[in-house]
Context: one part of a larger RNA
RNA sequence: UGACGGGGGCCCGCACAAGCGGUGGAUCAUGUGGUUUAAUUCGACCAACGCGAAGAACCUUACCUGGGCUCGAACGGCCAGUAGUAGUUCCUGUGAAAGCGGGAGCGAACCGUCAAGUCGGUUACUGGUCGAGGUGCUGCAUGGCUGUCGUCAGCUCGUUUCGUGAGAUGUUGGGUUAAGUCCCGCAACGAGCGCAACCCCUAUCCUAUGUUGCCACCCGCGCAAGCGGCGCACUCUUAGGAGACUGCCUCGGAUAACGGGGAGGAAGGUGGGGACGACGUCAAGUCCUCAUGGCCCUUAUGUCCAGGGCAACACACGUGAUACAAUGGCGACUACAGAGGGAAGCGAUAUCGCAAGAUGGAGCCAACCCCACAAAAGUCGCCCCAGUUCAGAUUGUGGGCUGAAAUUCGCCCACAUGAAGUCGGAAUCGCUAGUAAUCGCAGAUCAGCAGGCUGCGGUGAAUACGUUCCCGGGCCUUGUACA
Repeated sequence: UGACGGGGGCCCGCACAAGCGGUGGAUCAUGUGGUUUAAUUCGACCAACGCGAAGAACCUUACCUGGGCUCGAACGGCCAGUAGUAGUUCCUGUGAAAGCGGGAGCGAACCGUCAAGUCGGUUACUGGUCGAGGUGCUGCAUGGCUGUCGUCAGCUCGUUUCGUGAGAUGUUGGGUUAAGUCCCGCAACGAGCGCAACCCCUAUCCUAUGUUGCCACCCGCGCAAGCGGCGCACUCUUAGGAGACUGCCUCGGAUAACGGGGAGGAAGGUGGGGACGACGUCAAGUCCUCAUGGCCCUUAUGUCCAGGGCAACACACGUGAUACAAUGGCGACUACAGAGGGAAGCGAUAUCGCAAGAUGGAGCCAACCCCACAAAAGUCGCCCCAGUUCAGAUUGUGGGCUGAAAUUCGCCCACAUGAAGUCGGAAUCGCUAGUAAUCGCAGAUCAGCAGGCUGCGGUGAAUACGUUCCCGGGCCUUGUACA
């Protein structure tokens, strides 16, 4: 100087407390461990475990079994050789395919040369060779990227001064703040990286804009609903601006910083949300994104193909979905979103089918058309507390869709079947407001496949006395046989 303490002081954080909803029990989905296996590819373990994977039937694919290839699946250089060559159309043997063979037709191009597509070269093929190739090893050789402490308020430097020195000072102190934020003081005076602000979205208004958006007034048609004009007021679109700064008042405070209250205001003291992550820590993660040193393989650890596996199942754990019901289930009727996507695409009206879906093809390169009926909610009716009109696992049969192909191993529909489950031990998680809870919608990936993920809106709470305790952290101080 640090680190540590079941030392002290001060202070924060959904850390506890106060609340609301869960997990832990059930069934299923998914990841992991384990076991099994020819293989169940690999990585990740606080900060791994619906993670890399935003989508394993083949492919992917890295794994296994078997069958092939060896200048190789792709590319560059050099040497030698071959030639109706390159390319292309087709037949054929073998084979699971890859591959290994056989045959027929058509048939080039570029450069030089020449009487002549004649010769030489390039291209092509064959042989050889230097490079190839490797998701092989080492993340403890690395770059890059990332996690974590932590959006915590810290981490440092120059000069000065003090100390023999390591170092100290500044950065400590009194207040204050979300903040090393600001004020005051002070042997310090300044400065940098962080904080904050500058950026984006959102909340109000103004101006501009007016189609594909809008419809107040007016006109026409119509019984009306509505349609067509007129119009750009309003909503909205997307550009530019205004607005919030403790600016104003008051009280407290040291006359300061700041704090409490109030006015005005759409918004008030960082308005709400995002992006943004200091010096560093963990030889943290990644050689399987990529790049890269070294090492290793080179008729195989490369590469092609078929099939299998990544999907196994006594079990254990994580993350979820659905429930156990009456604030509910079922039936009928009836409202109201936002944000997205669409050309090898989205696909309307209509028709067929109980349905999944099929037929068909209007419109739309989209403020135009489509996906697209939002659902919870509301109104009416049934159920009457039961393993039920709860719950839907499992299984059977029939059917639909995608795709060469759904057996291993996809999704969906109908009928039948109707399991466990009556609110969950010890323990444990999330959340402070448009949040939790709850309800649906969209998108990426994608032929097909979401209970996951990323977004979007609808409905919309309870509680916070307080900081003794648990966890993590910041500052000061103290002890230390630790560094």

Description: Predicted 3D model of a 483-nucleotide part of an RNA (small-subunit ribosomal RNA, 3' major domain) from a metagenome. The full RNA is in RNAcentral, with records from SILVA. Model confidence (mean pLDDT): 85 of 100. Rfam family: Bacterial small subunit ribosomal RNA. Rfam links the family to the GO terms ribosome and structural constituent of ribosome.